[in-house]
Molecule: transfer RNA
Organism: Spinacia oleracea
RNA sequence: GGUCACAUAGCGGAGUGGAUAUCGUAUUAGACUCCGAAUCUAAAGGUCUUGGGUUUGAAUCCCACUGUGAUUA
Numbered sequence: 001g002g003u004c005a006c007a008u009a010g011c012g013g014a015g016u017g018g019a020u021a022u023c024g025u026a027u028u029a030g031a032c033u034c035c036g037a038a039u040c041u042a043a044a045g046g047u048c049u050u051g052g053g054u055u056u057g058a059a060u061c062c063c064a065c066u067g068u069g070a071u072u073a
Stems, first nucleotide, its partner, number of pairs: 001072007010025004018056001027043005050064004
């Protein structure tokens, strides 16, 4: 340099065209406890890497950019 794949909450993952974007863990608050741990309940945290395009509608399809990984010479 060529080819391919990936990018979603602090971390890890799901979501393959119908939407208030989901789960686990972590964080905060409350309940429980003599105090903790564990358990239970609730809350906050995202404009889905970035910029365009297609569509009535895009995290999802297309193009480009950036970053990461794999493979090949």